This is a predicted structure of a 504-nucleotide part of an RNA (small-subunit ribosomal RNA, 5' domain) from a bacterium. The sequence was found in a public genome assembly.
[in-house]
Context: one part of a larger RNA
RNA sequence: GAGUGAACGCUGGCGGCGUGCCUAAGACAUGCAAGUCGAACGAGAAAGCACCUUCGGGUGUGAGUAGAGUGGCGCACGGGUGAGUAACACUUGGGCAACCUACCCUUUAGAGGGGGAUAACUCCGGGAAACCGGGGCUAAUACCGCGUACGCCCUAUCUUUCUACGGAUUGAUAGGGGAAAGCUUUUGCGCUGAAGGAUGGGCCCGAGCCCGAUUAGUUUGUUGGUGAGGUAAUGGCUCACCAAGACGACGAUUGGUAGCUGGUCUGAGAGGAUGAUCAGCCACACUGGUACUGGAACACGGACCAGACUCCUACGGGAGGCAGCAGUUAGGAAUUUUGCGCAAUGGGGGAAACCCUGACGCAGCAACGCCGCGUGAGUGAAGAAGGCCUUAGGGUUGUAAAGCUCUUUUGACAGGGAAGAAAUAAAUGACGGUACCUGUAGAAGAAGCACCGGCUAACUCCGUGCCAGCAGCCGCGGUAAUACGGAGGGUGCAAGCGUUGCUC
Numbered sequence: 001g002a003g004u005g006a007a008c009g010c011u012g013g014c015g016g017c018g019u020g021c022c023u024a025a026g027a028c029a030u031g032c033a034a035g036u037c038g039a040a041c042g043a044g045a046a047a048g049c050a051c052c053u054u055c056g057g058g059u060g061u062g063a064g065u066a067g068a069g070u071g072g073c074g075c076a077c078g079g080g081u082g083a084g085u086a087a088c089a090c091u092u093g094g095g096c097a098a099c100c101u102a103c104c105c106u107u108u109a110g111a112g113g114g115g116g117a118u119a120a121c122u123c124c125g126g127g128a129a130a131c132c133g134g135g136g137c138u139a140a141u142a143c144c145g146c147g148u149a150c151g152c153c154c155u156a157u158c159u160u161u162c163u164a165c166g167g168a169u170u171g172a173u174a175g176g177g178g179a180a181a182g183c184u185u186u187u188g189c190g191c192u193g194a195a196g197g198a199u200g201g202g203c204c205c206g207a208g209c210c211c212g213a214u215u216a217g218u219u220u221g222u223u224g225g226u227g228a229g230g231u232a233a234u235g236g237c238u239c240a241c242c243a244a245g246a247c248g249a250c251g252a253u254u255g256g257u258a259g260c261u262g263g264u265c266u267g268a269g270a271g272g273a274u275g276a277u278c279a280g281c282c283a284c285a286c287u288g289g290u291a292c293u294g295g296a297a298c299a300c301g302g303a304c305c306a307g308a309c310u311c312c313u314a315c316g317g318g319a320g321g322c323a324g325c326a327g328u329u330a331g332g333a334a335u336u337u338u339g340c341g342c343a344a345u346g347g348g349g350g351a352a353a354c355c356c357u358g359a360c361g362c363a364g365c366a367a368c369g370c371c372g373c374g375u376g377a378g379u380g381a382a383g384a385a386g387g388c389c390u391u392a393g394g395g396u397u398g399u400a401a402a403g404c405u406c407u408u409u410u411g412a413c414a415g416g417g418a419a420g421a422a423a424u425a426a427a428u429g430a431c432g433g434u435a436c437c438u439g440u441a442g443a444a445g446a447a448g449c450a451c452c453g454g455c456u457a458a459c460u461c462c463g464u465g466c467c468a469g470c471a472g473c474c475g476c477g478g479u480a481a482u483a484c485g486g487a488g489g490g491u492g493c494a495a496g497c498g499u500u501g502c503u504c
Stems, first nucleotide, its partner, number of pairs: 001504004006500005013373006019366002021331001026329003030326003035073003040070002048061005080284003090208007099201002104197007112146001114144002121136006152177007161168002182189002210256003217247003222244008259281004263274004286307005309320004337363001339362003345359001346357004376406004386397004410445001412440005420431001448493005453474003459488005469476002
């Protein structure tokens, strides 16, 4: 000098665009953050209103509505955080002849005929509650056999092409195995098998990737083999047996630190530092472990077990997880509203209407940052007053003010008033009566902060008297201090200025 997710002191007019718990991955009250489908299925209220009534009630409507249940899809996305991790985690380049991929697209072949349950509901029972048990009834695109099989899978034989000689692949024959679901106003949406695509992933490898040797030896599923299990798939991934290997001064092992990258800051560059916001990947979800479901999870707002903590309890037993958005408390130098809306973009469900969406779009708070604008312009004295200095003549503040002539950015008020909204006729805007435009009055409402000994731009007076104090370094102060404190003046930046921390 440049920079900063900054903080602190003094000060503070406006707008645009950004940014905002770096500390305790501490603990959390409350609300919201993932639902949706009646065009898969069975069942199905009540209040209210109308009418009737023997005054007990009944009928219609509300309504096949609400709220539940079975079933499907979604909940593995989106959002948060950086604790762990020095690792194929990440980056880059390859490999899979060792793999998977719901929804979507293309092509192709199909969907025949049956069965038994079960929730809801009802009855009974248990419990303080959470909730649970038993009997009975019922439906399906829920579940289960049977039939069918172009192609598919397995086995055997022959065979084509390729080969890294391990194998991969084409075709044929024989044997064996395996599917399906309906709904609907449309002929629309679905269902099953197979092949291909697209998308997303899984695994493996080369290289790169912080500090310590005051860490020198490390390792027993360890290293390799055979066989088996397991997985979508290779593999000590796991197991049995066999062998005794494997790694290491080109730094193994151990200890410390740390999410990685695109980037960001700095620098002429080389390099150094860094990894907030935005984007990609990874990991985690109170702590530790485990699997279930599923195309995919070992699953933030799912399950089970254990633990710590908090809460309820009738003491028998239960409930919970903000590192989602707000918000509280604690910690801290320090970091925002318990806001509005699904109008846009995007996502889930649905044929659709639509519903959900603290993603997102906006608004609020904070000079936290960057950028822009303003706080007036012209004229005005050999120069008012006041202040300060003075050699007492004067100098300076200073065209500065006043005065005169103008302008009205911005702010205030008033009138008008968007785009953002969609291949379209209509409807649909949170922001917002916002941006913007026009008009009205009036210089009107808007300047501070640091510094002035040298480095370093800027000087005098008074006070103080090695005191009080200053200070980044050198150093100032002990009676004329341009260095302390005040004043006048000046210098530099300016809605900021200075200090501190950190980086180059």